This is a predicted complex of two RNAs, RNase P RNA and transfer RNA, with 417 nucleotides together.
[in-house]
RNA sequence: AAGGUACAAUAUGCAAUAGCUUGACCAAUAGGUUCAAGAGGAAAGUCUGAGCUGCCGUGAAGUAAGGUUCCAUCUAACGGAUGGCUAGGGUAACCUAAGGGAAAGUGCAACAGAAAGUAAACUACCUCAAUCUUGGUUAGAUAUGAGGAAAAGGUGAAACGGUGAGGUAAGAGCUCACCAAUGCUUAGAGUAAUCUUCGCAGUUAUGUAAACCCAACCAGGCAGCAAGAAGAGAUGGUAUAAACUUCACAACGAUGGCUCUUCGCUAGAAUGAUUUAGUGAUAAAUCAUGUAGAUAAAUUAUUGCAAACUACAAAACUCAGCUUACCGUUGUACCUUUUAA
RNA sequence: GGCUCGAUAGCUCAGUCGGUAGAGCAAAAGACUGAAAAUCUUUGUGUCGACAGUUCGAUUCUGUCUCGCGCCACCA
Numbered sequence: 001a002a003g004g005u006a007c008a009a010u011a012u013g014c015a016a017u018a019g020c021u022u023g024a025c026c027a028a029u030a031g032g033u034u035c036a037a038g039a040g041g042a043a044a045g046u047c048u049g050a051g052c053u054g055c056c057g058u059g060a061a062g063u064a065a066g067g068u069u070c071c072a073u074c075u076a077a078c079g080g081a082u083g084g085c086u087a088g089g090g091u092a093a094c095c096u097a098a099g100g101g102a103a104a105g106u107g108c109a110a111c112a113g114a115a116a117g118u119a120a121a122c123u124a125c126c127u128c129a130a131u132c133u134u135g136g137u138u139a140g141a142u143a144u145g146a147g148g149a150a151a152a153g154g155u156g157a158a159a160c161g162g163u164g165a166g167g168u169a170a171g172a173g174c175u176c177a178c179c180a181a182u183g184c185u186u187a188g189a190g191u192a193a194u195c196u197u198c199g200c201a202g203u204u205a206u207g208u209a210a211a212c213c214c215a216a217c218c219a220g221g222c223a224g225c226a227a228g229a230a231g232a233g234a235u236g237g238u239a240u241a242a243a244c245u246u247c248a249c250a251a252c253g254a255u256g257g258c259u260c261u262u263c264g265c266u267a268g269a270a271u272g273a274u275u276u277a278g279u280g281a282u283a284a285a286u287c288a289u290g291u292a293g294a295u296a297a298a299u300u301a302u303u304g305c306a307a308a309c310u311a312c313a314a315a316a317c318u319c320a321g322c323u324u325a326c327c328g329u330u331g332u333a334c335c336u337u338u339u340a341a
Numbered sequence: 342g343g344c345u346c347g348a349u350a351g352c353u354c355a356g357u358c359g360g361u362a363g364a365g366c367a368a369a370a371g372a373c374u375g376a377a378a379a380u381c382u383u384u385g386u387g388u389c390g391a392c393a394g395u396u397c398g399a400u401u402c403u404g405u406c407u408c409g410c411g412c413c414a415c416c417a
Stems, first nucleotide, its partner, number of pairs: 001337010012306007020038005025032002040312001044323002047321005052224005057249007066218004070084005085099001086097004100214002105212002107208003117160001122153002125148005130142004161179006180204002182201003187196003228263006236416003270289008307310001342413003346409003351366004360397001368384005390406005
């Protein structure tokens, strides 16, 4: 210098004028020459997990249905995160993984192929028999019959270890040596997953569990702020979600929806900074901050200047994550190649 | 705002415990007719909403995205 990997920050800025929502203040229910605050990293998708509220009468135990799936840690919790293991990809930095069990059982594997799961005999190979050839034979042949054999061919996504030797009528882990895998096992490292290692067993076991299922583990279930609570008003009718069983305890009453207002409604697993512990996610301590709360729904419009034409997109009960969308600009760490010193 | 469901031929819909997708209407061609309609015969038609993953193989199973319907009371 070029190319790349991982992560982080920012999300046009400033000023003026006019307005909108909320709160404070003044005023008194009209209003205001006042003051302060006013969208995001994803507010989105609504995919997970919680808080909160209600129903299942309450509590306990269980069933069904459900969820998770290498190991450890973090977290209020999670299907999330961090660190590792294993497998795969990349020259590397680094990236990806729904990653238990197919040796409990069931199902499925189209077409092709002899055979697709208690494996199987189409061609070729071997034995015996039969028949034929021949002067004869221990030789040869066959659209023949009975068997042996998975070594060779061909089919398929997939054909039941590989190489070599022995063995055999021909063959075969049938036997042996080495290699690979599996199960059991010795020793060591590690919290563990796992890795390295000593030996034994011919054990060689198809794939699919994002098919049913099995195992281990988890959690009361269901509904959702249009949940729900209070007040006022009107009032004719209909309907109505929240699994099941057993045991114990408690209890006989009232309302339900509709319209309006108020609450729920923002101080919360809060945000920022520093220090400490930890590889890290994160935790603890100290200090500081007060930071939208609308209900047809505010957060805007115009002008000027500077950057150089400006992305994805905008709260609706609240958090923690995940996923998806995104114009540019900047920064940090690292890798590869080339050049120079 | 919250919660379900769906997307298959031009239209309305089937289908599937994974093996290469159909029905009715419509359309096109032919027959019948002087010409049409009706009738009869024949024919074509699909990236199974999109992109990934699992699998030998995906319309089907799983994930993410896109679009759409409906409900959160109704009637008088």
It holds a member of the Rfam family "Bacterial RNase P class A". Rfam classes the family as a ribozyme. The coordinates come from a structure-prediction model, not an experiment, and the mean pLDDT is 75.